[in-house]
RNA sequence: CCAGAUGGCUGGAUGGCUGCUCUUGCCCCUCACGGGUCGCAAGGGAGGAAAGUCCGGGCUCCAUGGAAGGACGGUGCCGGGUAACGCCCGGCGGGAGCGAUCCCAGGGAAAGUGCCACAGAGACUAAACCGCCAGCCGCCGUCAGCGAUGACGGCCGGCGGGUAAGGGUGAAAAGGUGCGGUAAGAGCGCACCGCGCUGACGGUAACGCCAGCGGCAGGGCAAACCCCACCGGGAGCAAGACCAGAUAGGAGGACAGGAGCCGGGCAACCGGCUCAGGCGCCUUUCCGCGCCGAUCCUCGGGUAGGUCGCGCGAGGCGCUCGGCAACGAGCGUCCCAGAUGAAUGGCCAUCCACGGGCCGUGCGGUGGGAGUGAUGACCGGAUGCAAGUCCGGCCAUAUCGCUCGUCCGGCGGCUUUGGACAGAACCCGGCUUACAGGCCAUCUGGCAGU
RNA sequence: GCGGGUGUAGCUCAGGUGGUUAGAGCGCCAGAUUGUGGAUCUGGAUGUCGUGGGUUCAAGUCCCAUCACUCGCCCCA
Repeated sequence: CCAGAUGGCUGGAUGGCUGCUCUUGCCCCUCACGGGUCGCAAGGGAGGAAAGUCCGGGCUCCAUGGAAGGACGGUGCCGGGUAACGCCCGGCGGGAGCGAUCCCAGGGAAAGUGCCACAGAGACUAAACCGCCAGCCGCCGUCAGCGAUGACGGCCGGCGGGUAAGGGUGAAAAGGUGCGGUAAGAGCGCACCGCGCUGACGGUAACGCCAGCGGCAGGGCAAACCCCACCGGGAGCAAGACCAGAUAGGAGGACAGGAGCCGGGCAACCGGCUCAGGCGCCUUUCCGCGCCGAUCCUCGGGUAGGUCGCGCGAGGCGCUCGGCAACGAGCGUCCCAGAUGAAUGGCCAUCCACGGGCCGUGCGGUGGGAGUGAUGACCGGAUGCAAGUCCGGCCAUAUCGCUCGUCCGGCGGCUUUGGACAGAACCCGGCUUACAGGCCAUCUGGCAGU
Repeated sequence: GCGGGUGUAGCUCAGGUGGUUAGAGCGCCAGAUUGUGGAUCUGGAUGUCGUGGGUUCAAGUCCCAUCACUCGCCCCA
C1' cells in the first nucleotide's frame, strides 16, 4: 500500500430571527381553592434504533385465591452473569475459511408409535435383479474304447445352493483403505483409520487424552407425535382510581330455576332466611371466597370531557477495587422530555463532510501512442593482414532515458446540489429489523522496501 | 397505543398426519351450434403458494424473520 476480520464511537456544527410544549418565578383575576398566557423572564425539550411488538420483568386489576395433579405452551451441550429471560460472557463439540475469525433449535432414535414418496431385487430384527463361484442333471463337441462307459471342454440350458467383492437404484443399502485368505467371496484373519465398551489420568462440568478389550452390534427424521429435565395464573396504562355529564339501570335470545320456614297481601304475588343445587377467564380433587338474573350472544341508546396513574429510576457520568469476561462492590457527582389530533419546528448566514461539473498542478501510477537521444543487433561504406575502429542508414527489431499529449488517482481553487434510517405515548432489560456517511482501536493474509 | 386474524389462478375459496405433475366454481381463449348475438356443448391456457432464510432426501404444509391487508377496544354493563 492492497484485500479482509472483529469490537467500539458518531448520526452535522455555530450564530441570528421567529414559533410550539412543559416547569419555575414575577405579574394579573378571584374572599379563597384555583385560574390566565390574549402578560414578562429564566430553564428543560427524541433515538440508536423512539420501529417490529419477538422474549423477559416492574406496575395495576381480577377469590378467575391456595395445595396437588392433568392438559397446553415454551426452553434444551457445560459453567457463570442477571431482578428475570429464549439475553449476555467464558469454555466444549461439530462445520466453513490459508488465516484473523465466523456459523450451529447442539438433550434423548437402545421407552414406544409413526414416516422414509418415486426408483430399486431389497428401506429396518431388510434383500438377492445382473454378476461371480463350486456341485448335480440334461444337451453338444473332442479324445480313449468293439461297446457299456470314462476324461476334458462349452459366449449352452435347467435344478437346488454359496456369496455380498463388483454393477445397477436411491437422499440413504449391514463401517473405510490395503494385505492375506478363499471354489468365489466375506472382519473370515491382520495393520491403520472410524465406532462401541471398560479402566486410569486431567478438568467444577460439557469434554479431552492414554491404555486395554470388542470384529462391529438396531440407518435417517424429534423445526413428526413423544420421553426426560427445567420454567410458565390471566389480562393489560384504552390496565386501574376519582370527578363531572348524557342516555332507556332498555329489549330479545341461550341453560336449570327445587324444598322448607317466616312476614305482608282477599288472591295473583312480593320480600327475607336456611338447605339442596347451580354459576364464577383451561380442567380434576380437596380447602376456601363471592354470587343466584349472577353468565354469554344480539339489537338499541349515549358520550367523544377533566384530574391522577406520569417521570428518582434494576437511572446517567467519573474514579478505585475484584473478575479472562459478561458483570459486581465501594466512593463521588448530576437530575436529564412528558404531549393527548398529540410539542421538540421554520427561515437566513457561515462552516463541516459526501456527490456532480470546470480550472490548475516542480505530485503519483498505468499501459499503449507520437517525437527524439544513447547503446546493442542488422545493412552499406571507409580503413586495417586481422581483431577492431570510424562514418552513414535503420519509416522493420531489443534495452534504457527524455519530452508531449491520453486515462486513473492525489492535492488546491471556484461553482452547484444537499444531510441516512426514522420520530417518544406507563417504564425498564434484551433480541430482531432499517440506516447516507465519517472516525478510532486491535488483528489476519499478500506485495514492496529497510 | 394494546390485542387477534388472513395472505394460494383475473375473482371467490379447497388443499387431514410434509411425497411424485397444487385443485374446484365463476371468469378468459378457441371450436361446434345460430343468419348474428346470448344460452348450451366440447377442448385448452392460467400460479416464484405475500417476501427472504432455515430444518428435511423432499416444504403450500414445519420453524424463524419480514411485508401488506383486516377486525376488536369507552359508557348504559
This is a predicted complex of two RNAs, RNase P RNA and transfer RNA, with 527 nucleotides together. The prediction has a mean pLDDT of 75. Rfam match: Bacterial RNase P class A. Rfam classes the family as a ribozyme.